Background:
Bacterial RNase P class A from a soil metagenome, 401 nucleotides, folded computationally.
């Protein structure tokens, strides 16, 4: 780090609920039976019973088909009744590691968002710098030419013209260096350039095609070519693919009883038949089928009993298959069903944790008697998952020091 499990045991006394009983008692009845009580036997909460988050079984809403809305999921292959779950992989990411996590289709269809800092945060851009090749201004200096003046000459001074060098600028070039930032438009090296830049080249990186491995997601890098590059967010709207009717055991079914077959409004129809149309039937619209009136408000009665209600896609052991999730098989064993809602209380012993501690020991520590404590927490139709809570303890495998 991953996985599995326990989470008190035994005894005694009293007390609860279900089931069984060819035991007994009472009531009722012709009897069978029914109701109540009692004896005996036997069973009686969880790994999460919590959350109510997913999925289903089951029940009801009229059956069927289609469109829309809305919601959910989103890598690949499997498991399952199904799932947003689980298993095994892939990719990404945290960790030295065992391993953990992932809301994991699409950013070149469109729209939108990104504080501050920074020049600039998407197809933008120059803050500090670098350049002076191209064009140009000023200053200094050097050289050359011409002219003038001075000089016997050398040479000196002044003016004009052209050129070079240095310095300071302007138009301009640049994104390599520096700065800001979570992130700045591939990296290293060489060449090239006025200075630079995939501007060119080599290697790496990236992309396309091909080759090899794999069921696949993908992986490898065999070869070739290329641009010589190119953001983030869709847990933003959106696009693509897949799926989904709704409500829920307080669902429903039955029995008994009571009340005021109460009243108002709206809607469809309202002599009959036919045709058409129209309101309602658990998101909405359409088609179609079957059926029935439907909706809102005021007022009154009853909220009693039975059932649903526990044998299940069930749990454990064993064998076989599978890396695993899981599947198959037969044998053995096991199972609360309450209804104001059952399993509790007391005592003793032992085990566990902890505190003090005579004593032992060089020390680390061990430790009698004694005291204290003992986690999270209780079914209500059932099951498969997920998430959250949990004192203490045991076992297996792996990693690091």
């Nucleotide at each position: 780090c991953g996985g599995a499990c326990c989470g008190g045991a035994g005894g005694a006394u009293c007390g609860c609920g279900g089931c069984g009983u060819g035991g007994c008692c009472u009531g009722u009845g012709a009897a069978a039976g029914c109701a109540g009580g009692u004896g005996c036997g036997u069973c009686g909460a969880g790994g999460a019973a919590a959350g109510u988050c997913c999925g289903a079984a089951c029940u009801c809403c009229u059956a069927c088909g289609g469109g829309c809305a809305g919601c959910a999921g989103g890598c690949u292959g499997g498991c399952u009744a199904a799932c947003g779950g689980c298993c095994a992989g892939g990719c990404g990411u945290g960790g030295c590691g065992a391993u953990g996590c992932g809301a994991c289709g699409g950013a070149a269809a469109g729209u939108g968002c990104a504080a501050c800092a920074g020049a600039a945060a998407a197809u933008a851009a120059a803050c500090c710098g670098c350049c002076g090749a191209a064009c140009u201004u000023c200053g200094a200096u050097c050289c050359c030419g011409c002219g003038a003046u001075c000089u016997c000459a050398c040479g000196a001074u002044c003016g004009c013209g052209a050129g070079g060098u240095c310095g300071a600028g302007g138009u301009g070039g640049u994104a390599a260096g520096g700065g800001u930032g979570a992130a700045a438009u591939g990296g290293u090296g060489c060449g090239g350039u006025a200075a630079g830049a995939g501007c060119g080249c080599a290697c790496c990186g990236c992309g396309u095609c091909u080759c090899g491995c794999g069921c696949g997601a993908g992986c490898g890098u065999u070869g070739a070519c290329g641009g010589c590059a190119u953001g983030g967010c869709a847990a933003a709207c959106c696009c693509c693919c897949u799926g989904c009717g709704g409500a829920g055991c307080a669902a429903g079914a039955c029995c008994a009883a009571a009340u005021a077959g109460g009243g108002a409004c709206g809607u469809a129809a309202u002599g009959g038949a036919c045709u058409c149309g129209c309101c309602c039937g658990u998101g909405u619209c359409c088609g179609c089928u079957c059926g029935a009136g439907c909706g809102u408000c005021c007022g009154g009665g009853u909220a009693g009993g039975u059932u649903g209600c526990u044998c299940g896609a069930c749990c454990g052991c064993c064998g076989c298959g599978g890396c695993a999730a899981c599947g198959c098989g037969a044998g053995c064993g096991g199972c609360a069903g309450a209804c104001g809602a059952a399993u509790g209380a007391u005592c003793c012993u032992c085990a566990c944790c902890u505190c003090c501690g005579a004593g032992c020991g060089c020390a680390a520590g061990c430790a009698a008697a004694g005291g204290g404590g003992a986690a999270c927490a209780g079914g209500a139709u059932u099951c498969g998952g997920c998430u959250u809570a949990c004192a203490g303890g045991u076992c297996c495998g792996c990693u690091c020091c």
Record summary
Its Rfam family is "Bacterial RNase P class A". By type it is a ribozyme. The RNAcentral record of the sequence draws on MGnify.